[in-house]
Context: one part of a larger RNA
RNA sequence: GCCGGCGACUUAUAUGCAGUGGCAAGGUUAAGGAUAAUACUCCGAAGCCAGAGUGAAAACGAGUCUGAAUAGGGCGUUAAGUCACUGUAUAUAGACCCGAACCCAGGUGAUCUAACCAUGGCCAGGAUGAAGCUUCGGUAACACGGAGUGAAGGUCCGAACCCACCGAUGUUGAAAAAUCGGGGGAUGAGCUGUGGUUAGGGGUGAAAUGCCAAUCGAACUUGGAGCUAGCUGGUUCUCCCCGAAAUGCGUUGAGGCGCAGCGGUCGACAAAGAGCUGUCAGGGGUAAAGCACUGUUUCGGUGCGGGCUGUGAGAACGGUACCAAAUCGUGGCAAACUAAGAAUACUGAACAUGCCUUCUGUCGGCUAGUGAGACUGCGGGGGAUAAGCUCCGUUGUCAAGAGGGAAACAGCCCAGACCAUCAGCUAAGGCCCCUAAGUGAUUACUAAGUGAUAAAGGAGGUAGAGAUGCCGUGACAGCCAGGAGGUUUGCCUAGAAGCAGCCAACCUUAAAAGAGUGCGUAAUAGCUCACUGGUCGAGCGUCUUCGCGCCGAAAAUGCUUGGGACUAAGUAAUCCGCCGAAGCUAUGGGAUUUUAUAACUAUCAGAUUAAAAUCGGUAGGGGAGCGUUCCGUUGUAGUGUGAAGUUUUUAUGUGAAUAAAGAUGGACGAAGCGGAAGUGAGAAUGUCGGC
Numbered sequence: 001g002c003c004g005g006c007g008a009c010u011u012a013u014a015u016g017c018a019g020u021g022g023c024a025a026g027g028u029u030a031a032g033g034a035u036a037a038u039a040c041u042c043c044g045a046a047g048c049c050a051g052a053g054u055g056a057a058a059a060c061g062a063g064u065c066u067g068a069a070u071a072g073g074g075c076g077u078u079a080a081g082u083c084a085c086u087g088u089a090u091a092u093a094g095a096c097c098c099g100a101a102c103c104c105a106g107g108u109g110a111u112c113u114a115a116c117c118a119u120g121g122c123c124a125g126g127a128u129g130a131a132g133c134u135u136c137g138g139u140a141a142c143a144c145g146g147a148g149u150g151a152a153g154g155u156c157c158g159a160a161c162c163c164a165c166c167g168a169u170g171u172u173g174a175a176a177a178a179u180c181g182g183g184g185g186a187u188g189a190g191c192u193g194u195g196g197u198u199a200g201g202g203g204u205g206a207a208a209u210g211c212c213a214a215u216c217g218a219a220c221u222u223g224g225a226g227c228u229a230g231c232u233g234g235u236u237c238u239c240c241c242c243g244a245a246a247u248g249c250g251u252u253g254a255g256g257c258g259c260a261g262c263g264g265u266c267g268a269c270a271a272a273g274a275g276c277u278g279u280c281a282g283g284g285g286u287a288a289a290g291c292a293c294u295g296u297u298u299c300g301g302u303g304c305g306g307g308c309u310g311u312g313a314g315a316a317c318g319g320u321a322c323c324a325a326a327u328c329g330u331g332g333c334a335a336a337c338u339a340a341g342a343a344u345a346c347u348g349a350a351c352a353u354g355c356c357u358u359c360u361g362u363c364g365g366c367u368a369g370u371g372a373g374a375c376u377g378c379g380g381g382g383g384a385u386a387a388g389c390u391c392c393g394u395u396g397u398c399a400a401g402a403g404g405g406a407a408a409c410a411g412c413c414c415a416g417a418c419c420a421u422c423a424g425c426u427a428a429g430g431c432c433c434c435u436a437a438g439u440g441a442u443u444a445c446u447a448a449g450u451g452a453u454a455a456a457g458g459a460g461g462u463a464g465a466g467a468u469g470c471c472g473u474g475a476c477a478g479c480c481a482g483g484a485g486g487u488u489u490g491c492c493u494a495g496a497a498g499c500a501g502c503c504a505a506c507c508u509u510a511a512a513a514g515a516g517u518g519c520g521u522a523a524u525a526g527c528u529c530a531c532u533g534g535u536c537g538a539g540c541g542u543c544u545u546c547g548c549g550c551c552g553a554a555a556a557u558g559c560u561u562g563g564g565a566c567u568a569a570g571u572a573a574u575c576c577g578c579c580g581a582a583g584c585u586a587u588g589g590g591a592u593u594u595u596a597u598a599a600c601u602a603u604c605a606g607a608u609u610a611a612a613a614u615c616g617g618u619a620g621g622g623g624a625g626c627g628u629u630c631c632g633u634u635g636u637a638g639u640g641u642g643a644a645g646u647u648u649u650u651a652u653g654u655g656a657a658u659a660a661a662g663a664u665g666g667a668c669g670a671a672g673c674g675g676a677a678g679u680g681a682g683a684a685u686g687u688c689g690g691c
Stems, first nucleotide, its partner, number of pairs: 001691006011093013026049003032043003053060002063075004096234002099231001103224006114198009123188001125157003128153001132149006161185003165182005200216001202212003209218001237625006247260005261370002263367008273359001275355002277352003280348003289338002294334004299329004305323002307320005373398003377394006403414003418589004423585003429579003432564003438576001440575006451566001457551002461548002464545007478535005484508003490502002514529001518527002590615007600606001626680001628677006638668001645664008
């Protein structure tokens, strides 16, 4: 992991409500007793509920309390209960099941290990050579020195033994700590055998929270104990109807609860409405706008006051290209500005004709889940006018929604799946091939594979529109020619001659030619331009605007609009077809609810027929059923002419399931009608067994 078995809403008591039944102004017994059978038995009225309430109470009583009140108001009167059973909910109990870490009490442990006590054992070999002593030298004597002897030491090297510093191997190991190669101690605070002592709010500890039997920030074991778990996981057959929430307030509250909101179910009452559309009537202070108010702000005018400055002994009087109140003009800004002001939204007990068709409202009983929401569009706050960000409001979808489209894609677009059909029509989206349907039509554009993908900015890309200037009296471009004289103007300067710089910018000859457009020279020179003539022969130039393109354009494994490919099969506009869904239609069938309904039936209920509407669904609620074991009927019907069980096939039913036949099996055993539960498994790191 798979297969098989087991495996989770129980039981008791009490109470509320619903259903069913008994009796009914009453209902009912409890403890206990009796009976010889246990029966839904018979006694047993103590008690309980109801039958009258109101008031704190005395008390009064269909009333009473408050009150001065004959007022008003509050609670009552005007509706039958009670006892069982069944279901459901709540409370108390382990209370749907499994699951802690812990806490407490009583015991068991020092055969591991820590320390200690008693008594034993062990340490190859080698090295060094303290004190002391002897002797020699030495001293006044000591001291001191040499040689010898001697044998000390938490001394040295190094086996056994003990340890565990490094590396490798091992890591489902040979081993729940080892092996191999190196390493440290090795006469000592050494190592070790045996026996003993210390015990968990404790011991022991050369101290690491270490060790106390592979367990240690408090051992193990049994009990309290099914501790508790606002937490996680799991919770077993079918069909039918309805169907949420992820919000507000409070909370030692935030992943939990309580109340409200939203669900289900049952009932009562009320209307003739509810919803959509249109009109009308309302209030508003948002968007946009505006600047009278509150603030803010640009420029200009006037210039209170100040600064600087002049005169003066001072008082004071002047000046000012500085700052600047206030005011006038001008142009802006505002969530916490508004003289004015929408669209929507909201209200209407207002009106009307249409649509829709029962979809409405109020109240009450019982009983749930939810209280982590997500994204899209719109209006905002926070953030960086970042986030698949976060927080509000509002809408839709998902959640709890399948189907078609978006290549794939909860939240986007279309559309809400009762069942069947090898029928039809459409939506979004599509129609060259993959791939159902147009290689459809018309008119344009694009040349970039733009067509998927971004800005500022850039550009004789290209289509169109507008404005304006020049032009057969010859434009624009090219080519040929001229482009001169006064003059090297004046000044300045070493020089300045069109061309370093400054002033001025005239005249002449002319078709035209600047006191000079640029290059150039030390300065000249030289080239060139403006300007003019000729040649040529038809359009040329400038500006604005708009469509589609171009550049700008860099990311990590191989490229790509889904792919192929496409010059349309791209883009813009118009048109006609077609495809396309679980939508709609058609045909057949089913269920639910409501309404109506002949016959049947003592009544209800049931059942028949018809019509209309409805039938996606998580949490959750309600309804109707299937099956298992046991009990009664009953060891009955059945059964060796083959029971139960197992297995295959067929048939029936919406389904849980059921029936029949065959095979196997070899002795039991229904159905129906009732009753009672150890009553249904695929999940719980479930549990036991097998493989």
This is a predicted structure of a 691-nucleotide part of an RNA (large-subunit ribosomal RNA, domain II) from Chloroparvula japonica.
Its Rfam family is "Bacterial large subunit ribosomal RNA". Gene Ontology terms of the family: structural constituent of ribosome and ribosome.
RNAcentral holds the full RNA, with entries from ENA.
The coordinates come from a structure-prediction model, not an experiment, and the mean pLDDT is 84.
NCBI's taxonomy places the organism under Eukaryota, Chlorophyta, Chloropicophyceae, Chloropicales, Chloroparvula.